[in-house]
Transfer RNA from a Candidatus Omnitrophota bacterium, 74 nucleotides, folded computationally.
The source organism's lineage runs through Bacteria, Pseudomonadati and Candidatus Omnitrophota.
It matches the Rfam family "tRNA".
The coordinates come from a structure-prediction model, not an experiment, and the mean pLDDT is 82.
RNA sequence: CGCGGGGUGGAGCAGUCCGGUAGCUCGCUAGGCUCAUAACCUAGAGGUCGCCCGUUCAAAUCGGGCCCCCGCUA
Numbered sequence: 001c002g003c004g005g006g007g008u009g010g011a012g013c014a015g016u017c018c019g020g021u022a023g024c025u026c027g028c029u030a031g032g033c034u035c036a037u038a039a040c041c042u043a044g045a046g047g048u049c050g051c052c053c054g055u056u057c058a059a060a061u062c063g064g065g066c067c068c069c070c071g072c073u074a
Base pairs, nucleotide, nucleotide: 002072003071004070005069006068007067010026011025012024013023020057028044029043030042031041032040050066051065052064053063054062
């Protein structure tokens, strides 16, 4: 080179097939609770979805190109 899978907050993942404006768990911050810590409860910050282009009223999702990671084959 060829084939397959993957890239989404700090971490691990879902959502994609069937387009409708991004969510879950953990973590972080603040408050509550407690003598105190943990646990538990509440709230908040943090991602415009690997990059670019296209289609569309609207793209994480569809089409094209490219980059990176893992596996398979030679």